Small-subunit ribosomal RNA, 5' domain from an uncultured bacterium, 503 nucleotides, folded computationally.
Context: one part of a larger RNA
RNA sequence: GACGAACGCUGGCGGCAUGCCUAACACAUGCAAGUCGAACGGGGAUAAGGCUUCGGCCUUAUUCUAGUGGCGAACGGGUGAGUAACACGUGAGUAAUCUGCCUUAUACGAAGGGAUAACGCCUGGAAACGGGUGCUAAUACCAUAUAAGACCACGGCGCGGCAUCGCGAAGGGGUCAAAGCGAGAAAGCGGUAUAAGAUGAGCUCGCGUCCGAUUAGCUAGUUGGUGAGGUAAAGGCCCACCAAGGCGACGAUCGGUAGCCGACUUGAGAGAGUGAUCGGCCACACUGGAACUGAGACACGGUCCAGACUCCUACGGGAGGCAGCAGUGGGGAAUAUUGGGCAAUGGGCGAAAGCCUUACCCAGCAAUGCCGCGUGAGUGAAGAAGGUCUUCGGAUUGUAAAGCUCUUUGAUUGGGGACGAAUAAAUGACGGUACCCAAGGAACAAGCCCCGGCUAACUAUGUGCCAGCAGCCGCGGUAAUACAUAGGGGGCGAGCGUUGUCC
Repeated sequence: GACGAACGCUGGCGGCAUGCCUAACACAUGCAAGUCGAACGGGGAUAAGGCUUCGGCCUUAUUCUAGUGGCGAACGGGUGAGUAACACGUGAGUAAUCUGCCUUAUACGAAGGGAUAACGCCUGGAAACGGGUGCUAAUACCAUAUAAGACCACGGCGCGGCAUCGCGAAGGGGUCAAAGCGAGAAAGCGGUAUAAGAUGAGCUCGCGUCCGAUUAGCUAGUUGGUGAGGUAAAGGCCCACCAAGGCGACGAUCGGUAGCCGACUUGAGAGAGUGAUCGGCCACACUGGAACUGAGACACGGUCCAGACUCCUACGGGAGGCAGCAGUGGGGAAUAUUGGGCAAUGGGCGAAAGCCUUACCCAGCAAUGCCGCGUGAGUGAAGAAGGUCUUCGGAUUGUAAAGCUCUUUGAUUGGGGACGAAUAAAUGACGGUACCCAAGGAACAAGCCCCGGCUAACUAUGUGCCAGCAGCCGCGGUAAUACAUAGGGGGCGAGCGUUGUCC
């Protein structure tokens, strides 16, 4: 000098930041991912019209919606347990790859089929949740047609390179598409195939990345080859066979510790230390394992299995996962509200209106930090009183107070009142906030540490190696500037000291 700090004493205001560093301990409760009726059939409500045997039925419009279907849920948010590793940083490669939505371009969209949820009926179970049977729709599902194009095997030929090779291509053969909605007519929104782009991702490599040798040898899918499998893709990634290799004092292996970086702190720099907030990457989601769906996951608020724990139960069986936002218990020296709003920015869905959004924007709490402001200003010597010291003369507190003349920041009261809103209009949680005007009155607002030397600042009394102080040197045993108290003084100031850690 610095701090995500804590503790002691003290504490007026504002702005901007920051706030579980410990138990990746366990969690009550609420919320945190939905949306689309312009994909689909049904159901309800309201209104109007029509029919009626007066029970009700039909049509149209508006609206709500459990279910099928689509997109999203792989983003956003949290945490740092694991990881010494191509995890990260940096620079390359991919002639070994994928990429939903978006953009550009070309072409196409023919003609059909069978189901199933919802629903009705029956039925099991305490519940969670089902079972049987009958009916129905689609942008759900399936076979067919067409095939410019793509892919597969072949292929006379051409061009190129980086080893395996890459690109183009006449030709014939095989495989592969589709969906509609809407509308008065449209527009429009979608669908399929291919090519290109953009974005995102996978994989590979060079270099860099803590401590220990009181860890010196390690390794059998181990190292390489051939073939086959698998993947979007190279590869012992996996498997069969063959060979016997591969790594290591330039530190292998083993053990310990640790998320990495941009950055942050310090320092003149070199460096050293750190990795909170903010940004990038990675890993994880009660513990361990696995796959499914999908453009993308081996998936925090999905599924299955095993385990520990908690809860419900009719004992047969079930339910759960805050390292999301609040909040609770616990641990701890220690870290906040079960708040407001989608007004802005951004995200998901939707043609849109809009809905959802504890992302986010705000407010609350905390001197936790940084910055700013105030606690008054001027004048005022009888140098008042009181206190302290005294050589008893005085000195000091001290222009300090009182008194006089002023001012009103903050706080208080009253009045006005935004920007942020993008607009023709409407739309503001914050917020009647910021800010402006007026009113009154110095009124309501100062402490903490230190005073032997280092180190700015000294006397008196008490105590008597006691009580105590102390960062180091050291003070205290009867004249203590070092303990305690008082007066005085020094430093900083809404803070001041102490402790801890780093430079």
The coordinates come from a structure-prediction model, not an experiment, and the mean pLDDT is 85.
RNAcentral holds the full RNA, with entries from ENA.